[in-house]
Context: one part of a larger RNA
Parts: sequence; C1' cells; structure tokens
RNA sequence: UGACGGGGAGGCGCACAACCAGUGGAGCAUGUGGUUUAAUUCGAGACGGAGCGAAGAACCUUACCUGGACUUGACAUGCUAGUUGCAAGCCGAUGGAAACAUUGGCCGCCUUAGAGGGUACUAGCACAGCUGCUGCAUGGCUGUCGUCAGCUCGUGCCGUGGGGUGUAGGCUUAAGUGCUUUAACGAGCGCAACCCCCAUCCUAUGUUAAAUUUUCAUAGGAGACUGCCUUGCUACAAGCAGGGAGGAAGGAGGGGAUGACGUCAAGUCAGCAUGGCGCUUAUGUCCAGGGCAACACACAUCCUACAAUGGGCACUACAACGGGUUGCCAAGCCGCAAGGCGGAGCUAAUCCCAAAAAAGUGCCCUCAGUUCAGAUUGCGGGCUGAAAUUCGCCCGCAUGAAGUUGGAAUUGGUAGUAAUCGCGGGUCAGCAGACCGCGGUGAAUACGUUCUCGCCUCUUGUACA
Repeated sequence: UGACGGGGAGGCGCACAACCAGUGGAGCAUGUGGUUUAAUUCGAGACGGAGCGAAGAACCUUACCUGGACUUGACAUGCUAGUUGCAAGCCGAUGGAAACAUUGGCCGCCUUAGAGGGUACUAGCACAGCUGCUGCAUGGCUGUCGUCAGCUCGUGCCGUGGGGUGUAGGCUUAAGUGCUUUAACGAGCGCAACCCCCAUCCUAUGUUAAAUUUUCAUAGGAGACUGCCUUGCUACAAGCAGGGAGGAAGGAGGGGAUGACGUCAAGUCAGCAUGGCGCUUAUGUCCAGGGCAACACACAUCCUACAAUGGGCACUACAACGGGUUGCCAAGCCGCAAGGCGGAGCUAAUCCCAAAAAAGUGCCCUCAGUUCAGAUUGCGGGCUGAAAUUCGCCCGCAUGAAGUUGGAAUUGGUAGUAAUCGCGGGUCAGCAGACCGCGGUGAAUACGUUCUCGCCUCUUGUACA
C1' cells in the first nucleotide's frame, strides 16, 4: 500500500422486512447429468452452465456411426508435358442404394497463311483441405463484479524509501454530485448532459386516413430549470423536507442506448481470424442409411392443471406492435373440422393475415376426481415436403391417467410494476409450451435497516501479500 476480520462508524441496493404471485409435489415440453449405444457429434459447469451456442436436427443442416466410393482432390493460385473443335450445355444406356464407374448421341470457340490465344481433360509437381489439438501461445468479441462510483495523471509539497497528499474533514447527492474547510493547484477516463422512444403544445405538409372546432401520420420546433412565491432545517453555502402559483408533466417526469482503470490464465481455436503441433490414398472429400429424438433415474427452466373470482354453449364489444409478390390471401361454395375449391384485391395508412382474448349479457352445471383436468392410447382424416417408419404439425371420433394447492428449501416483482389475457414477428418448405416484441384488464405492500447477501467511504487490528 492492499487484502481480510463471526472489529467499529456512516451509506446504498427488491438485500432483508411488509405484501402479491410463483418454483419445490402432478402430467407434459425443452435443456443438462447419468446410463445405454455402432454412434447417441462438440462446446458451456457456483452466482455469471443447464428453453445456453441452436432465430427452429425427417434428407440437407451434420461436425457422430455403419457401409460404399475418390485421391492435385468439393474449393484457390501457379508451373511442366501431352491431348483438344476438346470442353461446357442438352438427351440417353449399363451396373449401382446413391455417390460414382463405364459408355452412346446432339450441339459445338476466337483469330489466323501457319503459329498462337482461350477452355477443358490426362499425367506429374508446388499445393489445397482438416468443425483435428492447444482459449494456459493469441486477435477479435462476450460474460461478470456493475450503470457500482470509482480509477488515474502533470506540477508542487511531505517521506531515506515503498509511497502519501490531491481523492481527506463537515454538510450534501442517484453520483469523486455539489458546497465549504484545507499544501495543494489543475487535468484526464468514468458520473451527469449531448442521442433515441413515450407523455403536452405549436407550426408546416397531407396521399390511401376523415375526427375539417384537426383524430391520425410525417418533419421541424417549444416546454422543466428547484426557474418563481413561501414555511422550516442548515453555515447567509450546497442542499433537504413541506406548501403554493403556473403547467400535459415537478424536483433525475417514465423507459432505452451508453459499461471507467481493472478482476476471474472467466468463455469462445465450433462464428471469424491466427502462432505452434498433428493428419495428407486420410483426422481430407463425396454418397446411402442410421444417430444427434435412446431411458431405471437425478437436476434446471417453462407450459397445463388441480376448479365455481370456475367450466360449457350462444350472442355482443374494445387494441397495439408487426408481416406479406417463389408472398398475404378476401367474398362465395364444399367439408363436423383440419382443410379443399375458388379467384377479387394488394409491391400495401388503400388489399390481406384478422377472429383479439380476458370482458359484457343470457342459459346450463352445484362441489363430485365432477360437464374439473387433460396425459396416454386406438381408429379415421388433412397439410408441407422427392420422402413424415425410426422422427413433423393439425383435425374428428373414442379413450379418459396423475393431479384436490405441494416437505426442507427457494425465485420474481415497488406501478401501468406484479398478476392475468390474448396478438404479432424472426427462424422456417413444414414444425414454438422457447425467444424477441405488442397492447388489454390491472393490484397489494414498504414500520424500518437489528439480521441475510452484495457493494461504497472512513477508521482500527493483523504473525497474510
């Protein structure tokens, strides 16, 4: 100087407390461990791994396994020699699961006297290739402490020196934010502000929108600063608490983006790049099939329930974000339905996806393993796609399991939040209980900081560095 303390003082955070809803019990989905397997590809491992990489494994993907094939190679550049109107393109044949091997036909370069150029093939050589190893050789990117308030520098001063001071004390703040005192005076990276979205108003414009007293959209601007008045506290400061005026908004208005010096030899050689090492008729490449989907079990994260604040049926409302031309697909018709036929419109403020759902009104059910719950299984059908057996999604009929609120323990949330309800999008041929967004309805509680966890500042102890 740090680090640490079941030392001290002060402060902060959904950290505790208060409150609400959950997880842990059930069924299923997904991930992981384990086991199994020819293979169940690989990575990720306290928080900060486990609906994670993966924004979507039937083939492909694919890296794994089994088998079949290729060897200058699926891909790049170059050299040597040879062949070449060869090759590419199109149509075939045989073997084959395909890859591929053998082979037939059609078509068929430029220039030129020749040579040559270009292209392709063959043979050979340099080389290619590797999701092979090392994230403890690395770049880049990322997680994390933590959006915590810290981390430093120049000069000066103090100290033999490591170093200290500044950065401390008092007050204050979300903040090393500010005020004040001070051997310090200044400065930098962080904080804040500048950026974006939402809430109000003004101006302009207005197609496809219609609310013509301007709804809405787009663009530009205004507006909030403890600025004004006032009471109290304080040091006449910074500021804090309360009230008022004005205002759509009041004391950082709400949210986002933004992550200092550094820590964890944290994560990633499988996104990419890259040193070294290894493979080179194979650890490379192509193909078929299988596997990544296995299943006694254990864990993690969701989903659905256990019902009456509910379930069923019928009718009636009210959104926002978005997406759409190899696409979204209306009306109408067929089908119980999934869906099919159909073909209007739309490159979209025009048309379509589209029905929002919870909600409201009426009727039925009356506390039961039920008109709760929907797993599982059988049969029949639909869709995508060469192809749904391993291994997709959906519909109908039948079947109707566990489950009656969950031990120890544990998570999220302080407001348009939690809870609850549906909707959209990306990925995508198809497939969403996941993810990323959107709006509807809309709470309870916070005495307080003793305790738990994490962090900041000062101080103290230390045989630790």